[in-house]
A computed fold for a 73-nucleotide RNA from Propionicimonas sp., annotated as transfer RNA. It matches the Rfam family "tRNA". The coordinates come from a structure-prediction model, not an experiment, and the mean pLDDT is 81. RNAcentral holds the sequence, with entries from ENA. The organism belongs to Propionicimonas, within Bacteria.
RNA sequence: GGACGCGUAGCUCAGUUGGUAGAGCGUCGGCCUUACAAGCCGUUGGUCGUCGGUUCAAGUCCGGCCGCGUCCA
Numbered sequence: 001g002g003a004c005g006c007g008u009a010g011c012u013c014a015g016u017u018g019g020u021a022g023a024g025c026g027u028c029g030g031c032c033u034u035a036c037a038a039g040c041c042g043u044u045g046g047u048c049g050u051c052g053g054u055u056c057a058a059g060u061c062c063g064g065c066c067g068c069g070u071c072c073a
Base pairs, nucleotide, nucleotide: 001072002071003070004069005068006067007066010025011024012023013022019056026044028042029041030040031039049065050064051063052062053061
């Protein structure tokens, strides 16, 4: 230098044919317990890497850039 893949909550990841973004773990509060753990109930959570484009509407489609990974040279 080139090809491909990935980037979504604090972490690990979903997100269908473009239609108002979710789960588990975690945080915090409560129940339970003499107390702790476990369990149960509730709560807290996001500029969807970034900048543009298309569209009535973009996490999703298109382009540039940034970062990470694999491969080729």